Record summary
This is a predicted structure of a 341-nucleotide part of an RNA (small-subunit ribosomal RNA, central domain) from an uncultured bacterium. Its Rfam family is "Bacterial small subunit ribosomal RNA". The coordinates come from a structure-prediction model, not an experiment, and the mean pLDDT is 87.
Context: one part of a larger RNA
RNA sequence: UUGGGCGUAAAGCGUGUGUAGGCGGUUUGUUAAGUUUAAGAUUAAAGCCCGGGGCUCAACUCCGGUAAGUCUUAAAAACUGGCAGACUUGAGUACGGUAGAGGCAAACGGAAUUUCUAGUGUAGCGGUGAAAUGCGUAGAUAUUAGAAGGAACACCAGUGGCGAAAGCGGUUUGCUGGGCCGUUACUGACGCUGAGGCACGAAAGCGUGGGGAGCAAAUAGGAUUAGAUACCCUAGUAGUCCACGCCGUAAACGAUGAGUACUAAGUGUUGGGGUUACCCAGUGCUGAAGCUAACGUAUUAAGUACUCCGCCUGAGUAGUACGGUCGCAAGGCUGAAACUC
Numbered sequence: 001u002u003g004g005g006c007g008u009a010a011a012g013c014g015u016g017u018g019u020a021g022g023c024g025g026u027u028u029g030u031u032a033a034g035u036u037u038a039a040g041a042u043u044a045a046a047g048c049c050c051g052g053g054g055c056u057c058a059a060c061u062c063c064g065g066u067a068a069g070u071c072u073u074a075a076a077a078a079c080u081g082g083c084a085g086a087c088u089u090g091a092g093u094a095c096g097g098u099a100g101a102g103g104c105a106a107a108c109g110g111a112a113u114u115u116c117u118a119g120u121g122u123a124g125c126g127g128u129g130a131a132a133u134g135c136g137u138a139g140a141u142a143u144u145a146g147a148a149g150g151a152a153c154a155c156c157a158g159u160g161g162c163g164a165a166a167g168c169g170g171u172u173u174g175c176u177g178g179g180c181c182g183u184u185a186c187u188g189a190c191g192c193u194g195a196g197g198c199a200c201g202a203a204a205g206c207g208u209g210g211g212g213a214g215c216a217a218a219u220a221g222g223a224u225u226a227g228a229u230a231c232c233c234u235a236g237u238a239g240u241c242c243a244c245g246c247c248g249u250a251a252a253c254g255a256u257g258a259g260u261a262c263u264a265a266g267u268g269u270u271g272g273g274g275u276u277a278c279c280c281a282g283u284g285c286u287g288a289a290g291c292u293a294a295c296g297u298a299u300u301a302a303g304u305a306c307u308c309c310g311c312c313u314g315a316g317u318a319g320u321a322c323g324g325u326c327g328c329a330a331g332g333c334u335g336a337a338a339c340u341c
Base pairs, nucleotide, nucleotide: 004312005311006310007295008294012309014200015199016198017197021193022192023191025087026086027085028084029083030082031081033080034079035076036075037074038073039072040071041070042069043068049065050064051063052062053061054060090190091187092186093185094183095182096181097180098179102176103175104174105173106172107171108170109153114148115147116146117145118144119143120142124135125134161168162167205246206245207244208243209242210241214240215239219235220234221233222232257308258307259306260305261304262303265286266285267284268283269282270281271280272279273278290297291296314341315340316339323334324333325332326331
């Protein structure tokens, strides 16, 4: 290479967009590049392969031949390709509806925690398995009134919704992206995938400047313990929040790439339509055939097929070393071998 795979055994890029490339609906004509047929040329001999012969067999050796490749000429036109034309089912546009925590920005709101001020009030509060550290007669805890400030939005709330994923949840306003349904008016294959590239990408972390209520790595103290650099308690700094710029990773998971077509049913739910039969688009459960090592999966496939991309090839060494590249750094991406089993 052929071949086999990727839910859980090794293996689906975190997600999108899209260049090259690969693949591509129905139909007419044409062409003859691929394709097929025929003839010829050539591919030294030996070897390989097939048929036969000779050494007692075999190895070995001798004879004959095909196959296969390349080229030339002639022919065929179904399929693929090229060119020209047509079509509407794929795709898109338009129009009419419609649901939504989709995104960005601004303004506003109430509950709660904390702190401060003032009042009432007095000896405890807090915390735990039990305690202690801690707070409190300089008046705490509790309670009432007021103020400040930051962060998060109870109920509604739902295997509910939206988004490519990450993710998105108080209210209102402005700007803005996408979806679904219906009409079938328009364009007429404009499509699918996508190496590179580009964009987005939780948390933590980094840079500069703000902010800082609560929580809380680090740290300190109190306990526990043989010890306790922990689990528990009292404090508490980065951080968590905002703006701008980096980082680019996660069990980034459905551990399941994207697209198209087909293949029993039943049942719940969300959105739309409807002649109330049902239809379309999502989201769940149960389950047939099939598949699967089993578990399970099963029209939201892990079934049956096709197209394109990514990835895997014993375990450790190791996601390490070296080199390259990106980054302020942390580190990311790419990514071995010796050796051992």